[in-house]
The RNA shown here (transfer RNA) has 73 nucleotides and comes from Termitomyces sp. Mn162. The RNAcentral record of the sequence draws on ENA and Rfam. Its Rfam family is "tRNA". Rfam describes the family as follows. Transfer RNA (tRNA) molecules are approximately 80 nucleotides in length.

RNA sequence: GCUGAAGUAGUUUAAUAGGUUAAAACAUACCCCUCAUGUGGGUAAAAAAAAGGUUCAAUUCCUUUGUUCGGCU
Numbered sequence: 001g002c003u004g005a006a007g008u009a010g011u012u013u014a015a016u017a018g019g020u021u022a023a024a025a026c027a028u029a030c031c032c033c034u035c036a037u038g039u040g041g042g043u044a045a046a047a048a049a050a051a052g053g054u055u056c057a058a059u060u061c062c063u064u065u066g067u068u069c070g071g072c073u
Stems, first nucleotide, its partner, number of pairs: 001072006010026004019056001028044005049065005
């Protein structure tokens, strides 16, 4: 220099032929339970790498930038 893949909550992972409040586990906060802690139960908050384009509508499609992991030279 060329090229492939990944990116979603604090962490680890889903789902989508573009369309109803983006789902779950662990973690966090609160409540119940307990003498207390833990376990268990309930509730809540929390997320689409950045920018642009297409579209009535984009996490999804296209382009560029940047990050990570590979392959070629």